[in-house]
This is a predicted structure of a 1468-nucleotide RNA (small-subunit ribosomal RNA) from a metagenome.
RNA sequence: AGAGCUCGAUCCUGGCUCAGGGUGAGCGCUAGCGGCGUGCUUAAUGCAUGCAAGUCGAACGGUCCCGAGUUCGCUCGGGGCAGUGGCAAACGGGUGAGUAACACGUGGCUAACCUGCCCUUCAGUGGGGGACAACCUGGCGAAAGCCGGGCUAAUACCGCAUAAACUGGCAAUUCGUUGGAAUCGUCAGCAAAGGGCCGAGUAAUCGGUCCGCUGGAGGAGGGGGCUGCGGCCUAUCAGCUUGUUGGCGGGGUAAUGGCCCACCAAGGCGAUGACGGGUAGCUGGUCUGAGAGGAUGUCCAGCCACACGGGCACUGAGACACGGGCCUGACUCCUACGGGAGGCAGCAGCAGGGAAUUUUGGGCAAUGGGCGAAAGCCUGACCCAGCAACGCCGCGUGGGGGAUGACAGCCUUCGGGUUGUAAACCCCUUUUCCUGGGGAAGAGCAAGGACGGUACCCAGGGAAUAAGCCUCGGCCAACUACGUGCCAGCAGCCGCGGUAAUACGUAGGAGGCAAGCGCUACCCGGAUUUACUGGGCGUAAAGGGGAAGUAGGCGGUUCUUUAAGUCCAGGGUGAAAGCUUCCGGCUUAACCGGAAGUGGUCUCUGGAUACUGGAGGGCUUGAGGGCAGCAGAGGGAGAUGGAAUUCCCGGUGUAGCGGUGAAAUGCGUAGAUAUCGGGAGGAACACCAGUGGCGAAGGCGGUCUCCUGGGCUGUUCCUGACGCUGAGGUCCGAAAGCGUGGGGAGCAAACCGGAUCAGAUACCCGGGUAGUCCACGCCCUAAACUAUGGACACUAGGUCUGGGGGGUAUCGACCCUCUCCGGGCCGUAGCUAACGCUUUAAGUGUCCCGCCUGGGGAGUACGGCCGCAAGGCUAAAACUCAAAGGAAUUGACGGGGACCUGCACAAGCAGCGGAGCGUGUGGUUUAAUUCGAUGCUAAACGCAGAACCUUACCAGGGCUUGACAUGUCGGAGGUAGAAACCCGAAAGGGCGACGAACCGUAAAGGCGGUAGCCGACACAGGUGCUGCAUGGCUGUCGUCAGUUCGUGCCGUGAGGUGUUGGGUUAAGUCCCGCAACGAGCGCAACCCUCGCCGUUAGUUGUUUUCUCUAACGGGACUGCCAGGCAAAACCUGGAGGAAGGUGAGGAUGACGUCAAGUCAGCACGGCCCUUAUGUCCUGGGCUACACACACGCUACAAUGGACGGUACAACGGGAAGCCAAGGCGCAAGCACGAGCUAAUCCCUUAAAACCGUCCCCAGUUCGGAUUGCAGGCUGAAACCCGCCUGCAUGAAGUCGGAGUUGCUAGUAACCGCCGGUCAGCAUACGGUGGUGAAUACGUUCCCAGGUCCUGUACACACCGCCCGUCACGUCAUGGAAGCCGGCAACACCCGAAGUCGGUGAGCUAACCCGCAAGGGAGGCAACUGCCUAAGGUGGGGCUGGUAACCGGGACGAAGUCGUAACAAGGUA
Repeated sequence: AGAGCUCGAUCCUGGCUCAGGGUGAGCGCUAGCGGCGUGCUUAAUGCAUGCAAGUCGAACGGUCCCGAGUUCGCUCGGGGCAGUGGCAAACGGGUGAGUAACACGUGGCUAACCUGCCCUUCAGUGGGGGACAACCUGGCGAAAGCCGGGCUAAUACCGCAUAAACUGGCAAUUCGUUGGAAUCGUCAGCAAAGGGCCGAGUAAUCGGUCCGCUGGAGGAGGGGGCUGCGGCCUAUCAGCUUGUUGGCGGGGUAAUGGCCCACCAAGGCGAUGACGGGUAGCUGGUCUGAGAGGAUGUCCAGCCACACGGGCACUGAGACACGGGCCUGACUCCUACGGGAGGCAGCAGCAGGGAAUUUUGGGCAAUGGGCGAAAGCCUGACCCAGCAACGCCGCGUGGGGGAUGACAGCCUUCGGGUUGUAAACCCCUUUUCCUGGGGAAGAGCAAGGACGGUACCCAGGGAAUAAGCCUCGGCCAACUACGUGCCAGCAGCCGCGGUAAUACGUAGGAGGCAAGCGCUACCCGGAUUUACUGGGCGUAAAGGGGAAGUAGGCGGUUCUUUAAGUCCAGGGUGAAAGCUUCCGGCUUAACCGGAAGUGGUCUCUGGAUACUGGAGGGCUUGAGGGCAGCAGAGGGAGAUGGAAUUCCCGGUGUAGCGGUGAAAUGCGUAGAUAUCGGGAGGAACACCAGUGGCGAAGGCGGUCUCCUGGGCUGUUCCUGACGCUGAGGUCCGAAAGCGUGGGGAGCAAACCGGAUCAGAUACCCGGGUAGUCCACGCCCUAAACUAUGGACACUAGGUCUGGGGGGUAUCGACCCUCUCCGGGCCGUAGCUAACGCUUUAAGUGUCCCGCCUGGGGAGUACGGCCGCAAGGCUAAAACUCAAAGGAAUUGACGGGGACCUGCACAAGCAGCGGAGCGUGUGGUUUAAUUCGAUGCUAAACGCAGAACCUUACCAGGGCUUGACAUGUCGGAGGUAGAAACCCGAAAGGGCGACGAACCGUAAAGGCGGUAGCCGACACAGGUGCUGCAUGGCUGUCGUCAGUUCGUGCCGUGAGGUGUUGGGUUAAGUCCCGCAACGAGCGCAACCCUCGCCGUUAGUUGUUUUCUCUAACGGGACUGCCAGGCAAAACCUGGAGGAAGGUGAGGAUGACGUCAAGUCAGCACGGCCCUUAUGUCCUGGGCUACACACACGCUACAAUGGACGGUACAACGGGAAGCCAAGGCGCAAGCACGAGCUAAUCCCUUAAAACCGUCCCCAGUUCGGAUUGCAGGCUGAAACCCGCCUGCAUGAAGUCGGAGUUGCUAGUAACCGCCGGUCAGCAUACGGUGGUGAAUACGUUCCCAGGUCCUGUACACACCGCCCGUCACGUCAUGGAAGCCGGCAACACCCGAAGUCGGUGAGCUAACCCGCAAGGGAGGCAACUGCCUAAGGUGGGGCUGGUAACCGGGACGAAGUCGUAACAAGGUA
């Protein structure tokens, strides 16, 4: 730092996705150790049990125990205990519900405040009184607990004294300014408590000291209050507010304040977002990021809030109080049913919820806290330990050597490769582990350590105790095999899987990370994809339809001043932790410590004054005005004119008119159309007229008049920045539409007819109503477009045009030139993704406004506002897709254009399609009718020839190392083989006389070996599958003229150029031109055949000149002439020539297309069969037949048929062959047999033609199908199923519908001949010669093709793409009679506790009066008023859930109907 995905490819826009980092995590698989951290994110749900706040006897009375003493009353000492009293309990600990707030952060203010304990300091601590607990006693209650009576102490309580100070009032001075400080005068008011120890003393008591107590001043730390600024979403929340805003006076508080109350005033807040709704504890920080930012607030730290929900106060320095109280509510528990108890959001723990979060541990040793004089006690704060890979960090699972690269696995082209130095094996080490021994620091002066016999150290043992997870198609690092077969499955995106899957599953191997690894969730990043840094708006999403103008933003030039912004310096603060750097401590690291640094739009002081702002003065260039001119469909109103359409009247006139592609409806004999005259009425204004003018836009068009807006030019006379833009708001705003009233000629939605069509609710035609017109009022939209907001400035030119001015010129209009303002075109720089824009910017800048942020859902729903309605404005979400797009490129296509070619059409000739037959195919049938080929480019095709064979198919019968190849092992000599015989259809099986061969050895058929045989094993074999795994070969476009490359140039790029253009050609053939210049494959030529000539040679040809044969040459090249054209290519004509412009024919087939054809010709990957899918045999089938198609043959006849006669070829073939002559047979053919290895012999008489005769238009002397009989030939064999001959038979058929094929010259047509295949079989196929035409004006049309331009939403490429309804399924959503909830308010009723107020006749120790009784002051109970939690009733608001039914939407495999759009998409 980027990458993948839109396309055939490209560039751009744009979204989706990935790679990174992070987490209080969860889940899956796995797991050795240690250190340091972290651990209910959900139910602020409910909680069993234990613990979490006590302490002080040196405040006090008492009581218990122990000890001592004792005058037995008791005293003293020690220890404990409940109570009175003091302090603490407001800290510490938890949680995040609520809270959008001065709650938090930050900076200020408090002259408006408080502060226990602590520190400093000043002064004091005198003298009295009355109670209440404990205790004793009586009583009630189940309990909790309570009540009555009596005694008593205090540092408990209450008077009095004193009071500098303090507080309050009044007065003064100085400083200061909200109720301040200091000083001073005066009046009034307010304090207290003692205890321990020591000493003296018998004691009372006194002194000292320590701890206390009281009043004051100050400090430190803590807190209260006020305030500037800062930090969420929503305007589909726009208005909110009555204690509301302010004042006066009170109350209340430590203190300001409507905080509360009475009265007075009517204010206060709000687009700089009030009010409402939603969400949320805030911060230091944390994560991410280059940063700016974004997200977040767990642990730690600061603040806040809360403590079962809600309310309330009391005590106190401090609370409205987590482990205090009262009340209410819900819940739980106890109960003797009367009544009581409780609050883990403290630490553990339980239940529940949840994907999910720990031990009912140890210790106060440390740190810290409370109490205490202290010892000490308490402390789930804390320190530790436990559990959890939850995170971070560290360590280990061994190190070295070790190649016949072992075994095994996997793959394999079978050679090998790989796992892999990996293992084994040898040497070594001991972190970890185990055993044993030692053993801390943490503890400040002694002792005292939960952790802990831990860390650490030593010794011993032994490689021992320790590796997994994910991935391997691209992104993204890592590939093979098998299985599976759109199945099972994978998937973050693109996408994989339909029989060879590197994408699924498994295995081997590999890559990555590692005690972890993956997955999921969430955040930031990448995303400059909300753009401050750092984006855009002509066509991709995006300029408001237009204007004037409010707030706001911005603003010319100069001087003075100010110093708000801005800048500089210094001070303050910005807690610590964190972060960064350096240093240090744990073996290292994580972790921890120290030092420095970083951190604010903050504040204060001082300074600077360029710029911006504020204040003041000036200026004229911006802006406006005056004056003089000018053009104009600018707007409004009134008047008026002619042409035309229609209608009415009249005349002329007669049968049609209209209309269309063609028609019809329609009009017309009741007189239309046409034509003439007259009249009526409405609407619109031809020509002028113009990329001409005017207007802000919409828009504006006959003429005249009136009213009126704006603009331009000249002048430089006036004002003196008065300007630009413009959120809201206001006005204008085409057409259509709406309301009321008019008007209505033409046109014309709807509608009615007529056509068209498969249909036509359309296009075309005939009618026709709203409407179009006017007045007034609405509507407010548009492709309201230049798809381009406004203003200003700057930045080459050229050209045309409208309006004005200056100069020049002229008799003058013109002309020329300069200039200002408009309207167009072209174009430099520049910009742009490209297209394009270019002084009328989309260039370069400034200012202001509007708008955009993937496609669909949707400009829709809901809400709100507007409207009479139609509807408009504003404007989502769920869900869904991996794109949707822009421009340009190459193709393909077009019922787009231009040019050109082709037997493509046309012009011709002969056919096919009808008949019969042959052949092939489909279909059907069958045991099988083997298989393949299927538009052109399958169908007389593979098949150059199925009776058996072929043969692959079917039936039946057999064989199993096999019909065929190679190898290994074993066996066997009467072996291999095999006559005859038996079974059998054959194959095969059985029996089996006889009976070997080769090599070596050699006395020997004795032995060994080979072939052969038998058995076993490897294997053979397969026309079984896949032509969509392939090679090779082939068809087709197409013998069409194309298709590419190198370099250069152009383009960001795909790509273009070249190859386009002008000519020309059969041709990308050639010429010319040209940012191209060349080149390759194609074309052409080279090759073969034919045509002319020559040379040479020649047998078998012949009378040999010649013909012929075959070998080599020549000849033709637009070479020559003329004309045309561009001095070209080339074309036209001519000459010569056998041949002339490619002489004719053949072979030759570019880049590519059709997953075209062929696994059955062959080869070949993979798969499948293995006593069968192999192989052998017999028979059958491929020859079937109601049909359909294709290719042919023969015909339908007289240009013919039949018979007779006569003539002329070429290419070819022949030894298991061709077969002569002569003979036999009517013939097919037969017998005999000469010749020929073939220019010699044979096939081999060519036929049509020609000559002659008959037939006479007839289903015939046409036609020959079919059938019968008799023969011939081939072949083991012609029944299924061959060919031929003779005789007999004699069918359809009389020229063929729609349609369709071939052919342009030695061609078509007609005629025969030959060959291959082949035993036999040819109407097929391939050749060959004979006879031998017609026609081509031409390129409009059909088909095919080529080139250029064009449009495109196509690219599987028009057999393309694609739209809407309907039907079915799934999903989310809107409406809806209703039904059920939630939230916050409001009105009224009721109203606990409690504060405050009132009353207080009841009760009442301290003080006062009084001898007392009693009274007073004060207090308490009780009652009562205001407030008020909760509750009740009620109508509304907001927001959810659900719902019959209704509506559209999205998605879904091949459903239905049509064809709307994309090519002029067939009506742009």

The sequence is in RNAcentral, with records from SILVA. Its Rfam family is "Bacterial small subunit ribosomal RNA".